Background: The RNA shown here (transfer RNA) has 73 nucleotides and comes from Elasticomyces elasticus. The sequence is in RNAcentral, with records from ENA. It matches the Rfam family "tRNA". Its mean pLDDT, the model's own confidence on a scale to 100, is 80. NCBI's taxonomy places the organism under Eukaryota, Opisthokonta, Dikarya, Pezizomycotina, Elasticomyces.
[in-house]
RNA sequence: AGUCGAUUGGCCUAGCGGUUAUGGCGUCUGUCUUACACACAGAAGGUCGUGAGUUCAAUCCUCACAUCGACUA
Numbered sequence: 001a002g003u004c005g006a007u008u009g010g011c012c013u014a015g016c017g018g019u020u021a022u023g024g025c026g027u028c029u030g031u032c033u034u035a036c037a038c039a040c041a042g043a044a045g046g047u048c049g050u051g052a053g054u055u056c057a058a059u060c061c062u063c064a065c066a067u068c069g070a071c072u073a
Base pairs, nucleotide, nucleotide: 001072002071003070004069005068006067007066010025011024012023018056027043028042029041030040031039049065050064051063052062053061
């Protein structure tokens, strides 16, 4: 330098262009316990990497950029 892939709550992860973006771990609250843990119930937490474009409508399609990784030279 080129080709390809990835980027979604604190961490990991699902998501045929159309309902309020899914689940697990973690955190918090309640029940339970002498207490802790487990279990059960509930809650908070997301500019879907950034910017533009296409579309009635974008996490999803297109382009550029950023970061990370693999390969080629």